[in-house]
RNA sequence: UCAGCAGGCCGGGUGACCGCUUCGAGCAAUCGGAGAGGAAGGUCCGAGCUCCUCACGGGCAGCGCGCUGGGUAACACCCAGGCGUCCUGACGGACGACGGAAAGUGGCACAGAAACAUACCGCCCCGAGAUAUCGGGGCAAGGGUGAAAUGGUGGGGUAAGAGCCCACCGGCUGCAAAGCGAUGCGCAGGCCGGCUAAACCCCGCGCGGAGCAAGGUCAAAUAGGAGGGUGUUAAGGGCGCCCGGCCCAAUCCCUCGGGUUGGCCGCAUGAGACCCCGGGCAACCGGUGUCCUAGAUAGAUGGUCACCGUCUCCGCCUUCGGCGGGGAUACAGAACUCGGCCUACAGGCCUGCUGAAGCC
Numbered sequence: 001u002c003a004g005c006a007g008g009c010c011g012g013g014u015g016a017c018c019g020c021u022u023c024g025a026g027c028a029a030u031c032g033g034a035g036a037g038g039a040a041g042g043u044c045c046g047a048g049c050u051c052c053u054c055a056c057g058g059g060c061a062g063c064g065c066g067c068u069g070g071g072u073a074a075c076a077c078c079c080a081g082g083c084g085u086c087c088u089g090a091c092g093g094a095c096g097a098c099g100g101a102a103a104g105u106g107g108c109a110c111a112g113a114a115a116c117a118u119a120c121c122g123c124c125c126c127g128a129g130a131u132a133u134c135g136g137g138g139c140a141a142g143g144g145u146g147a148a149a150u151g152g153u154g155g156g157g158u159a160a161g162a163g164c165c166c167a168c169c170g171g172c173u174g175c176a177a178a179g180c181g182a183u184g185c186g187c188a189g190g191c192c193g194g195c196u197a198a199a200c201c202c203c204g205c206g207c208g209g210a211g212c213a214a215g216g217u218c219a220a221a222u223a224g225g226a227g228g229g230u231g232u233u234a235a236g237g238g239c240g241c242c243c244g245g246c247c248c249a250a251u252c253c254c255u256c257g258g259g260u261u262g263g264c265c266g267c268a269u270g271a272g273a274c275c276c277c278g279g280g281c282a283a284c285c286g287g288u289g290u291c292c293u294a295g296a297u298a299g300a301u302g303g304u305c306a307c308c309g310u311c312u313c314c315g316c317c318u319u320c321g322g323c324g325g326g327g328a329u330a331c332a333g334a335a336c337u338c339g340g341c342c343u344a345c346a347g348g349c350c351u352g353c354u355g356a357a358g359c360c
Stems, first nucleotide, its partner, number of pairs: 001356010012308007020035006037331001041342002044340005049211004062207005067081005082098001083096005099202002104200002106196003120143002122139007151169006170192002172189004178183001215265004225256005236248004272291003276287004309329009
């Protein structure tokens, strides 16, 4: 210098003009302050908060979670560790539904004799027989099929064979140094036929629902409801008809309550941010100090211009480099609020480490 591994960070700046939301001052004109993100995103987990309500105890069903210890308000998140698999050139790194297959049930395509209990080709022994072959028995070493075939290699042994016996290796089980624990140095035992639980299932733990369009509050016009009053003259209905009278309805007035649009609250001081100190390997915790940092509701946080950054391409100049010109400058964008996870991102910076080449 180039390439890479791991981790962290930034992600345009200044000025002018014109605008937007909000807060404060002012009678007003106007003036002043504040105004997106690391993900505000996806809405995948966990909470706060609110209402419905009782989901309190026990049971059933359903769903979720599942190595150990710690952190946290909580988590499926984070930290540290264990085990397994994989990767590297790299101090190392990635991934793991990581409880149980010795309770039971089911499944294992095709091929193959057999995928659950089995012998196709073979090997060996005995008998019959003319050699071919046939009958009975033993074996699972070799061949073949398969993703998977009854631990592996070697030796002994045997009629042939086989953990049948032995050595080493692998696994399992028991004991067990060490460790809070998961685990496990080591020792012992021939104990040695699978796989599958994101199949049913078993074990342990947990779980009410809806969500700020939650929910609360103030409250108009019109219409409708309840109560009270009025109900005069003509006019409606009822008391069988007519007259009178009474009742109802209607009209009008008053009161009350519900309630749509709308306003306000919820709603910006909170599991808050930052510096320092202390504890802890770390996640994180404790303490001191300082700070207050968007709040819209069809949804503000913008636009134009100039200059400067950054990256890149081209050309010129004698190299380091300089000058000129062109291009690019991302992902995205609050909507009740937090803690996580995941996803997107032009360009750049820092730290540690590795490989290669060159120079001293």
Molecule: Bacterial RNase P class A
Organism: Dehalococcoidia bacterium